Model confidence (mean pLDDT): 83 of 100. A computed fold for a 72-nucleotide RNA from a Pyrinomonadaceae bacterium, annotated as transfer RNA. Its Rfam family is "tRNA". The family's RNA type in Rfam is transfer RNA. The sequence was found in a public genome assembly. Lineage of the source: Bacteria > Pseudomonadati > Blastocatellia > Blastocatellales > Pyrinomonadaceae.
RNA sequence: AGUCAGUUAGCUCAGUGGUAGAGCACUACCUUGACACGGUAGGGGUCAGCAGUUCAAAUCUGCUACUGACUA
Numbered sequence: 001a002g003u004c005a006g007u008u009a010g011c012u013c014a015g016u017g018g019u020a021g022a023g024c025a026c027u028a029c030c031u032u033g034a035c036a037c038g039g040u041a042g043g044g045g046u047c048a049g050c051a052g053u054u055c056a057a058a059u060c061u062g063c064u065a066c067u068g069a070c071u072a
Stems, first nucleotide, its partner, number of pairs: 001071007010024004018055001026042005048064005
């Protein structure tokens, strides 16, 4: 320098154009003498950034940044 893959909640990850989700974690309550387990409810997201396509973009396209692998 080039090619490919990845970037979504605190963590691990789903989500292939039409209201952003799960598990764990966190908070409150129930339960207990107390803790753990369990149950109920709840909080938390500029979907890496910018631009484009579209009535509509986490999703499609381009560029940039970061991470990893490969080629030279």